[in-house]
RNA sequence: AGUCGGGUAGCUCAGCUGGUAGAGCAUUACAUUCACAUUGUAAGGGUCGCAGGUUCAAGCCCUGUCCCGACUA
Numbered sequence: 001a002g003u004c005g006g007g008u009a010g011c012u013c014a015g016c017u018g019g020u021a022g023a024g025c026a027u028u029a030c031a032u033u034c035a036c037a038u039u040g041u042a043a044g045g046g047u048c049g050c051a052g053g054u055u056c057a058a059g060c061c062c063u064g065u066c067c068c069g070a071c072u073a
Stems, first nucleotide, its partner, number of pairs: 001072007010025004019056001027043005049065005
């Protein structure tokens, strides 16, 4: 320098054929307990790496760019 894969909640990751973003763990509250733990219920938490473009509508399609990994030279 080039090719490919990845970047989504505090962490690990889903997200189909473009249609208003989810799970588990974690956190908080309540119930349970003499406490704690476990368990149950509920809640909070996201400009989907960044910037543009296409579209009525983009996590998803297109372009540029940054970071991580693998490979080629």

Annotation:
Predicted 3D model of a 73-nucleotide RNA (transfer RNA) from an uncultured Pseudomonadota bacterium. Its mean pLDDT, the model's own confidence on a scale to 100, is 81. It was read from a public genome assembly.